[in-house]
RNA sequence: CUUAUCGAGAAAGACCGAGGGAAGGGCCCUAUGACGUCUUAGCAACCUGAAUACAAGGUGCUAACUCCCAUCCUGAAAAUGUCAGGAAAAGAUGAG
Numbered sequence: 001c002u003u004a005u006c007g008a009g010a011a012a013g014a015c016c017g018a019g020g021g022a023a024g025g026g027c028c029c030u031a032u033g034a035c036g037u038c039u040u041a042g043c044a045a046c047c048u049g050a051a052u053a054c055a056a057g058g059u060g061c062u063a064a065c066u067c068c069c070a071u072c073c074u075g076a077a078a079a080u081g082u083c084a085g086g087a088a089a090a091g092a093u094g095a096g
C1' cells in the first nucleotide's frame, strides 16, 4: 500500500504501584490496585492443517458497539442545538 472484518464472545492468580480508555471533547475504569509484565485458563475462527466440524499449529482477543461524538448526506420533531439512519475519515486485527 491492497483487501476482509469490527452491535456477538471470552478472566483468574502473582509482581509492580498511578495512571488508563489512540489523538481533541464527553463519559467512564482505577489504591476494593488501574496501566504494564508473567503464568494459567478461556473466546474466536483470519491463515495453515484437515475435510464439513475438529480446535492441533501461526496470529488475535478476553470493561463499556472501535465506549460515544467530531466531517458529509438524508429524515424527523424542534429551535440554533437534539434524535434516527447512511456514508466517509481515523484506528484495530488478519491475509497478501
Stems, first nucleotide, its partner, number of pairs: 001096006011040005019029003024069003041062003046058003049054001066090001071087006
RNAcentral holds the sequence, with entries from MGnify. Predicted 3D model of a 96-nucleotide RNA (SAM riboswitch aptamer (S box leader)) from a soil metagenome. Its Rfam family is "SAM riboswitch aptamer (S box leader)". Gene Ontology term of the family: regulation of gene expression. The model forms 97% of the base pairs in the Rfam consensus.